Background:
The RNA shown here (transfer RNA) has 75 nucleotides and comes from a Pseudomonadota bacterium. Its Rfam family is "tRNA". From the family's description: Transfer RNA (tRNA) molecules are approximately 80 nucleotides in length. The prediction has a mean pLDDT of 81.

[in-house]
RNA sequence: GCCUUCGUAGCUCAGUGGUAGAGCAACUGAUUCGUAAUCAGUAGGUCGUGGGUUCAACUCCCGUCGAAGGCUCCA
Numbered sequence: 001g002c003c004u005u006c007g008u009a010g011c012u013c014a015g016u017g018g019u020a021g022a023g024c025a026a027c028u029g030a031u032u033c034g035u036a037a038u039c040a041g042u043a044g045g046u047c048g049u050g051g052g053u054u055c056a057a058c059u060c061c062c063g064u065c066g067a068a069g070g071c072u073c074c075a
Stems, first nucleotide, its partner, number of pairs: 001071007010024004018055001026042005048064005
């Protein structure tokens, strides 16, 4: 320098054009003498970022940033 994959909630991940979800974690309540466990509920993300296509974009296209892997290097 080139190619591939990945980037979504605090963490691990799903969702691959049609209103963004799960598990764990956090918070509140119930239960308990109290804690844990259990049960019920609540909050939390303009999907790395900037543009484009589209009636509609996490999803498709281009640029860019970051992570992992592979290839090449004397023209």